[in-house]
RNA sequence: AAAGUCCGCCGGGCGAUCGCUCGUGGCUUCGAGCCGCGAGAGGAACGUCCGGACUGCGCAGAGCGGCGUAGCAGGUAACGCCUGCCCACCGUGAGGUGAGGAUCAGAGCAACAGAGACGAGUCGGCGCGGCGUUUCGGCGGCGCGCCGGGUGAAACGGGCAAUCUCUACGCGCAGCAACACCAAGUAGGCAGCCGAUGAUCCUGCUCGGGGAGGCUGCGGGUCGGUGGCUCGAGCCCACGCGCGAGCUUGGGCCUAGACGAAUGAUCGCCGCAGCGGGGUGACCCGCUGAACGGAAUCCGGCGUACAGGCGGACUUUGCCC
RNA sequence: GGGCGAUUAGCUCAGGGGUAGAGCGGGGUCUUUACACGGCCUAGGUCGGGGGUUCAAAUCCCUCAUCGCCCA
Numbered sequence: 001a002a003a004g005u006c007c008g009c010c011g012g013g014c015g016a017u018c019g020c021u022c023g024u025g026g027c028u029u030c031g032a033g034c035c036g037c038g039a040g041a042g043g044a045a046c047g048u049c050c051g052g053a054c055u056g057c058g059c060a061g062a063g064c065g066g067c068g069u070a071g072c073a074g075g076u077a078a079c080g081c082c083u084g085c086c087c088a089c090c091g092u093g094a095g096g097u098g099a100g101g102a103u104c105a106g107a108g109c110a111a112c113a114g115a116g117a118c119g120a121g122u123c124g125g126c127g128c129g130g131c132g133u134u135u136c137g138g139c140g141g142c143g144c145g146c147c148g149g150g151u152g153a154a155a156c157g158g159g160c161a162a163u164c165u166c167u168a169c170g171c172g173c174a175g176c177a178a179c180a181c182c183a184a185g186u187a188g189g190c191a192g193c194c195g196a197u198g199a200u201c202c203u204g205c206u207c208g209g210g211g212a213g214g215c216u217g218c219g220g221g222u223c224g225g226u227g228g229c230u231c232g233a234g235c236c237c238a239c240g241c242g243c244g245a246g247c248u249u250g251g252g253c254c255u256a257g258a259c260g261a262a263u264g265a266u267c268g269c270c271g272c273a274g275c276g277g278g279g280u281g282a283c284c285c286g287c288u289g290a291a292c293g294g295a296a297u298c299c300g301g302c303g304u305a306c307a308g309g310c311g312g313a314c315u316u317u318g319c320c321c
Numbered sequence: 322g323g324g325c326g327a328u329u330a331g332c333u334c335a336g337g338g339g340u341a342g343a344g345c346g347g348g349g350u351c352u353u354u355a356c357a358c359g360g361c362c363u364a365g366g367u368c369g370g371g372g373g374u375u376c377a378a379a380u381c382c383c384u385c386a387u388c389g390c391c392c393a
Stems, first nucleotide, its partner, number of pairs: 001317010012270007020040009042292001046303002049301005054175004061207004066171005071085005086100001087098004101166002106164002108160002123148007131140003179227004189218006201209002234253005240247002272289007322392007331345004339376001347363005369385005
């Protein structure tokens, strides 16, 4: 210098005007409005792929079924996540990837090709033994032993458990449109089907409970509000322990809670990138552009998308000293 | 917001580890004076995209995309 590997970070800044949501203080004509102050999207808020908190379901209880995970040890509230080490594969290397238990418990599978494909033997050749036959050179078939061209991913020895299964461990089911409460309206009817031989219902099923209605269609009523709701396994800094993931202790901070759903629009200056022009040059002027994407109960992970940029550690090759 | 399902020929769908199929549609041909019907032949497939397991993937697993359904 070129080509790479891994880790971490940012993802425009400041100001003005007009708006939106929430909180708080004040005023009012109590209908709500007005004024002041404060706060107001992300590293992924995304996908909903895992794990939890929380809430309900029948006292979550037992059995069955089903689902998931899988080297060893550790971290964590928990995990299919993360860390360390071993092993296998890929890479010259830095490094990367791995559902990585068991095929002496049992079952199943292997297209095409090939003599033969999962039970074992069979095809060809050679040697030996004995039998039959003979024109005495051999030939045929039997038994035993040895070897094997070729086919194919794989040929008496393996493969596939991201095939069934076994072992160990974990999981009851559902999800904030869960769930609880207030208010308003109301209604009954018609048609079809099921039902005391117990339907519908109560959790995937059974045990168990309950006891007369239930389902579909037509036609009608309502379609408002409150809680759950945001202080939490929270964020930042420092010492200490640990190879590390991480943990203990101390100090500091409060950081959206909307619900037909706020977080926006315009302008100015600066910074970045591209193009054009001027200048020997530092630089100046004009125009244009700025990604992926937007909370919806909350949290820990994983995966995916992303214009542009910054920092650190390391590898290989070439050249110079 | 939350919970599910589907994607295979032009269309509608089978196939759930071993050469990708059916019906309709398309093309050619026969039949007919001609058309339709009918008979025969034939073309047409990255099995939605990517990766993994396996000797082998439409099929099993992961991920992404698109479309559809349900819940106040």
Predicted 3D model of RNase P RNA and transfer RNA as a complex of 393 nucleotides. The prediction has a mean pLDDT of 77. Rfam match: Bacterial RNase P class A. Rfam classes the family as a ribozyme.